Model confidence (mean pLDDT): 85 of 100. The part of an RNA shown here (large-subunit ribosomal RNA, domain IV) has 358 nucleotides and comes from a soil metagenome. It matches the Rfam family "Bacterial large subunit ribosomal RNA". Rfam links the family to the GO terms structural constituent of ribosome and ribosome.
Context: one part of a larger RNA
């Protein structure tokens, strides 16, 4: 020196990013308890008191033993015997839950309604779930889904107050415009359009007809029938796509410039340019706020954090829900009490290892 552990004058967070550790509290009993509140909570709120032992003191309760009285339920009395029960007097220690084990509290945001779940092995949460809400499908051989394809099979021995999918997330008040794009839905007049159907001309080949030349065999052209056979036309052809509505609790989307009021600022107003509409109501330097330590106000002697307010919102905004919200939280943020070696600043002690000697 390491490590685990105990104590400590003065002062009590000055330690620190942050009171991290630590230490305060603590059990039962008895008083007593605030705002807020979904009337269930908030609560062990906070905040006090007591706790041992002795009593031939007192009561209270329970059980019984008798006596009087009696409406036969019971009342009154006067023993007994027991109490994890109240109360008073005494008594003894620094100290009575003598040790151990046993909640520090409180104010005020933020988020997520709560109870739960989760990254086994660095993340427990503001992340997922969740009752509840809202859409979209599905008529039963049900949609989905499992199964190369089927047969089965779950759904379901269920039957739209049921099943699946997706999305928000208690509860309270509410979810404003846009359907031009892309998604789904319906339409079906027209336009395109595939296989199939349909085979019209038209070319190829020559059996024949015909020109030439050649005595002759034959050689060169021209026209050609049925058959074969090659391009293969028009014309018909379903969805879809164009086309036409519908739908935003579907994906998504919610503006600029210039003027204007008798101080000045401001701009109810007014002009224009563009769009499918131009951000409703709420919140708002926000877990969004760059410029910022943004003013302004509390709180501190002093506050980039915190709380309330302004709106100039770089780059809120309503089921990717908006704003509030009691209870709740090993969540996060700020402020106080009370107590402390967290510090101011170190000391001392125990115990182990380590090192020294032997």
């Nucleotide at each position: 020196c390491c490590g685990u552990c105990c104590u400590u004058a003065a002062g009590g967070a000055a330690c620190u990013c942050g009171g991290c550790a630590a230490a305060u509290u603590g059990a039962c009993c008895c008083c007593g308890u605030a705002a807020g509140u979904u009337c269930g909570c908030g609560a062990u709120a906070a905040g006090g008191g007591g706790u041992c032992c002795c009593u031939c003191c007192a009561g209270a309760u329970g059980c019984u033993u008798u006596u009087a009285u009696u409406u036969c339920g019971a009342u009154a009395g006067a023993g007994g015997c027991a109490u994890g029960c109240u109360g008073a007097g005494g008594g003894c220690g620094c100290a009575g839950u003598g040790a151990a084990g046993u909640g520090g509290c409180u104010c005020u945001g933020g988020c997520g309604a709560c109870u739960g779940u989760u990254u086994a092995u660095c993340a427990a949460a503001a992340a997922c779930a969740c009752a509840g809400u809202u859409c979209u499908c599905u008529g039963c051989u049900a949609a989905c889904a499992c199964g190369a394809a089927a047969a089965g099979u779950g759904g379901a021995u269920g039957u739209a107050u049921a099943g699946a999918g997706a999305a928000u997330g208690a509860c309270g008040c509410c979810u404003g415009c846009u359907c031009g794009g892309u998604g789904c839905c319906g339409g079906a007049a027209g336009g395109u359009c595939a296989a199939g159907g349909g085979g019209a001309u038209g070319g190829g080949u020559u059996a024949g007809c015909u020109g030439c030349c050649g005595c002759a065999a034959g050689g060169c052209g021209g026209c050609a029938a049925a058959g074969c056979u090659c391009c293969u036309a028009a014309c018909u052809g379903a969805a879809g796509c164009c086309c036409c509505g519908g739908u935003a609790a579907a994906c998504g989307g919610c503006g600029g410039c210039c003027g204007u009021a008798a101080c000045u600022a401001u701009g109810a107003c007014g002009g224009u340019c563009c769009u499918a509409a131009g951000g409703u109501a709420g919140c708002g330097a926000a877990g969004u706020u760059c410029c910022u330590u943004g003013u302004c106000g509390g709180g501190u002697a002093a506050g980039u954090u915190c709380c309330g307010a302004c709106g100039u919102g770089c780059a809120u905004g309503a089921a990717c829900g908006g704003c509030g919200u009691a209870a709740c939280g090993a969540c996060u943020g700020g402020a106080g009490c009370a107590g402390u070696g967290u510090c101011u600043c170190a000391a001392g002690g125990a115990c182990c290892a380590a090192c020294u000697c032997g």